[in-house]
Context: one part of a larger RNA
RNA sequence: CUGGGUGUAAAGGGAGCGUAGACGGAGAGACAAGUCUGAUGUGAAAACCCAGGGCUCAACCCCGGGACUGCAUUGGAAACUGUUUUUCUAGAGUGUCGGAGAGGUAAGUGGAAUUCCUAGUGUAGCGGUGAAAUGCGUAGAUAUUAGGAGGAACACCAGUGGCGAAGGCGGCUUACUGGACGAUGACUGACGUUGAGGCUCGAAAGCGUGGGGAGCAAACAGGAUUAGAUACCCUGGUAGUCCACGCCGUAAACGAUGACUGCUAGGUGUCGGGGGGCAAAGCCUUUCGGUGCCGCAGCAAACGCAAUAAGCAGUCCACCUGGGGAGUACGUUCGCAAGAAUGAAACUC
Repeated sequence: CUGGGUGUAAAGGGAGCGUAGACGGAGAGACAAGUCUGAUGUGAAAACCCAGGGCUCAACCCCGGGACUGCAUUGGAAACUGUUUUUCUAGAGUGUCGGAGAGGUAAGUGGAAUUCCUAGUGUAGCGGUGAAAUGCGUAGAUAUUAGGAGGAACACCAGUGGCGAAGGCGGCUUACUGGACGAUGACUGACGUUGAGGCUCGAAAGCGUGGGGAGCAAACAGGAUUAGAUACCCUGGUAGUCCACGCCGUAAACGAUGACUGCUAGGUGUCGGGGGGCAAAGCCUUUCGGUGCCGCAGCAAACGCAAUAAGCAGUCCACCUGGGGAGUACGUUCGCAAGAAUGAAACUC
């Protein structure tokens, strides 16, 4: 390389958009590049295979045939692929109507709670732990009442509920805005799928500049514990956590399961639509789209998966190929840095 694989053994890119490329629905016609077929030429000799012959045999040698799977020219076929013309509506998209949603961005706004400040009441404790101590408090704390300030997060509703490509999204109101779904079957007429490079998005932590800072809290300090305790526990506490703009680009970025399409028993919940039946808030039935559980066939090393497949098939991409060395070194690209991406070998078992 081929082959075989990628939920858990090595292996699915964190996610999307999309370029080249690869692959691609139905009917009719044309062409004949691929494809199939006939002929001609060529495909040196030797070697090879088959048959025969010559050295007493064999090796070896000679003769005949085959083969040399190829290439070129030319005649034909038209199912499939391709190219082209024309038509279609089942894929895809548009329109119209409708409801659902923590989808996104911005502005405004509400109550509970913590902390702090001011004032009142009030007096000796409070706090904390396994037990304590550090700490706070007669300069009046803790508790309690009233008023004020400020920041952050949104109890109940809340749900193997919903939305989003993923990361993720949860008080309320408004503005702007993306997508999905159902019904209809009016319009376009294959406009599709995937996607190397590329571009965009991307939790937390971290970085830059300027704000903000209630609570929490790396670092740090103190008190305990302990043989020690650079920890676990306690009292404090700075970056940070929050906002704006810019970077970083990684995660057990997980369903450890790439995207898309078709097919393959059932049962039972739940969310969003539609149709039908029964007078009915309700019940029954059917259908489309999500989201769960159980389960047959099949698959699987087993665990398990099972119409949301890890089943049966197809298209395209990514990745794997014994453990360690090592996601290291070197080089390159990116980054302010931290570092990220790409990514070996010697040696060793």
A computed fold for a 349-nucleotide part of an RNA from an uncultured bacterium, annotated as small-subunit ribosomal RNA, central domain. It matches the Rfam family "Bacterial small subunit ribosomal RNA". The RNAcentral record of the full RNA draws on ENA and SILVA. The coordinates come from a structure-prediction model, not an experiment, and the mean pLDDT is 89.